[in-house]
Context: one part of a larger RNA
RNA sequence: CCUGCGGCAAGACGGAAAGACCCCGUGCACCUUUACUGCAACCUUGUGUUGGCGUCGCUCAUUGGCGUGCGUAGCGUAAGCGGAAGGCGACGACCCUCUCGCUCUCGGACGAAGGUGAGCCCCCAAUGGAACACCGCUCUCGCCGUUGUCGUUAACCUCAUCGGAGGCCAACCCUCCGAAACAGCGCAAGGGGGCCAGUUUGACUGGGGCGGUCGCCUCCCAAAACGUAACGGAGGCGUGCAAAGGUAAGCUCAAAUCGGUUUGGAACCGAUUGUUGGAGCGCAAUGGCACAUGCUUGCUCAACUGCGAGACCCACAAGUCGAGCAGGGACGAAAGUCGGCCAUAGUGACCCGAUGGUUCCGAAUGGAACGGCCAUCGAUCAACGGACAAAAGGUACGCCGGGGAUAACAGGCUAAUAGCUCCCGAGAGCACUCAUCGACGGAGCUGUUUGGCACCUCGAUGUCGACUCAUCGCAUCCUGGGACUGAAGAAGGCCCCAAGGGUAUGGCUGUUCGCCAUUUAAAGCGGUACGUGAGUUGGGUUCAGAACGUCGCGAGACAGUUCGGUCCCUAUCUGCCGUGGG
Numbered sequence: 001c002c003u004g005c006g007g008c009a010a011g012a013c014g015g016a017a018a019g020a021c022c023c024c025g026u027g028c029a030c031c032u033u034u035a036c037u038g039c040a041a042c043c044u045u046g047u048g049u050u051g052g053c054g055u056c057g058c059u060c061a062u063u064g065g066c067g068u069g070c071g072u073a074g075c076g077u078a079a080g081c082g083g084a085a086g087g088c089g090a091c092g093a094c095c096c097u098c099u100c101g102c103u104c105u106c107g108g109a110c111g112a113a114g115g116u117g118a119g120c121c122c123c124c125a126a127u128g129g130a131a132c133a134c135c136g137c138u139c140u141c142g143c144c145g146u147u148g149u150c151g152u153u154a155a156c157c158u159c160a161u162c163g164g165a166g167g168c169c170a171a172c173c174c175u176c177c178g179a180a181a182c183a184g185c186g187c188a189a190g191g192g193g194g195c196c197a198g199u200u201u202g203a204c205u206g207g208g209g210c211g212g213u214c215g216c217c218u219c220c221c222a223a224a225a226c227g228u229a230a231c232g233g234a235g236g237c238g239u240g241c242a243a244a245g246g247u248a249a250g251c252u253c254a255a256a257u258c259g260g261u262u263u264g265g266a267a268c269c270g271a272u273u274g275u276u277g278g279a280g281c282g283c284a285a286u287g288g289c290a291c292a293u294g295c296u297u298g299c300u301c302a303a304c305u306g307c308g309a310g311a312c313c314c315a316c317a318a319g320u321c322g323a324g325c326a327g328g329g330a331c332g333a334a335a336g337u338c339g340g341c342c343a344u345a346g347u348g349a350c351c352c353g354a355u356g357g358u359u360c361c362g363a364a365u366g367g368a369a370c371g372g373c374c375a376u377c378g379a380u381c382a383a384c385g386g387a388c389a390a391a392a393g394g395u396a397c398g399c400c401g402g403g404g405a406u407a408a409c410a411g412g413c414u415a416a417u418a419g420c421u422c423c424c425g426a427g428a429g430c431a432c433u434c435a436u437c438g439a440c441g442g443a444g445c446u447g448u449u450u451g452g453c454a455c456c457u458c459g460a461u462g463u464c465g466a467c468u469c470a471u472c473g474c475a476u477c478c479u480g481g482g483a484c485u486g487a488a489g490a491a492g493g494c495c496c497c498a499a500g501g502g503u504a505u506g507g508c509u510g511u512u513c514g515c516c517a518u519u520u521a522a523a524g525c526g527g528u529a530c531g532u533g534a535g536u537u538g539g540g541u542u543c544a545g546a547a548c549g550u551c552g553c554g555a556g557a558c559a560g561u562u563c564g565g566u567c568c569c570u571a572u573c574u575g576c577c578g579u580g581g582g
């Protein structure tokens, strides 16, 4: 060197399982509820199945009887029309009385009771209309009665219907008993309703959640055109104004100095200065403006109608500027200016609905409805290019598709944080910076902490601690050598060299760590995927069960607690140990 055998498991990010954690999907499932929308049970009402007898009356109708009817004039309470010359009366006329009832226009009418005992009314005068003398037909209203209806009330009945028992009983038949027009069932409606069902429950995001944000305006970032991102730095808007608009004419501010009762740094008045605006322009910021875009006054309504060449901006849709033409106006002597406001925010597509208008349409025709067109209105559709008219949660019982596009472990990068070293030397050290300590500051190193980033790995890189077995670094705990010392000796302090060897047992806790006890020369600090689970364990953490506290209406949840809880792999290669053959 080649080739075996027996072993060990450090590596082959070993095998197994398209990661269960995490995120994503306008994925799924199941569960919850004061999410949304339905729907069943249930409650109530009406009606049908559904009949008989009766009570009451605030209903209504019908029919019979009785009563009732008031402008003024007029003996007077004249409902209307017609007929009519007589009618009523000892079967009690006129009249009277107190009493009662009813009506009421307050004068009376009608009825009942009592008394009296022979007449009374009509024709006749006034009235638009003639006699309740008498008869007939009607109207208004009231009372009584009939019938029906409606409602109420408390009952009753049996023949519907329901239940029970018996008849040999399975039967729609028979008998008896109970209930009974209720119940049950059908239809219609209102209520109620996680019992059930279908779904929704946004995105951005230095992982996700929590928080914050989501449209528009101004500035910076923005790199001297425009434009330009971030959970970069600052602020505003969701309007206001009938003048704060138009026009013509006129004016100049702020501030300072001086003077003037209260009055002062600052209020109002006057004077002077006032070359750039230090003021003002409704409001944020920026730009602009004194030849006013600022301030004042007069007159006013262009805060118009129909358009619009041409541009800016721009994926689209939107947004912006606009000379000029026509109509009819405002102001101005005129030239002219005026289609809101110094400009840039003050906002919302389509659909749907509404109001007014309209020379459009009008389903045989005439209309109408509907629709169109013009004008206007209804959106914190604010997740602001707006999925629907209409929507919240849980899952540790979970599932699927994906992702190292994205978190937790480990690694990597970085080194804020951490650890270590050094510089300066204020000061402490009785004096003395540096025996020792060293403020305020500064310069580095390391890659052991906590982080940041998200680069390999989510078709899997097993995670704390313990056990076993280690191996390396030196910033050395002991042992060894040395300098300084505020080193007398002894014991120390601090620093330098040094990694050969060594470097504890118990108690508590899952603990690493730590505290305690007792030893020791010493009981070092770190790296090795916080070494080591194809070596062990499985106490902790981190599935499914259960409980407490807390939170939640609830399903459930909690770097809160508690009891319980399956750790697979026969070694192909590399490596290592042992042992053969060539």
Stems, first nucleotide, its partner, number of pairs: 001582008010574003014569002022403004027399002029395004035199004042191008051157002056151002060148002063145005069139001079138005086121003095115003099112003103108001161179007202214003211231001215237006238384001239282001240341002245300007253278001255273006280289002283346001285344003304327004310321003316385001329338003352378007360371001410457001411455001412453003416450001418446006427437002464539001465537003469531001470528005477502003480497003484493002504518005545563004549558003
Model confidence (mean pLDDT): 81 of 100. The part of an RNA shown here (large-subunit ribosomal RNA, domain V) has 582 nucleotides and comes from Candidatus Hodgkinia cicadicola. It matches the Rfam family "Bacterial large subunit ribosomal RNA". NCBI's taxonomy places the organism under Bacteria, Pseudomonadati, Pseudomonadota, Alphaproteobacteria, Candidatus Hodgkinia.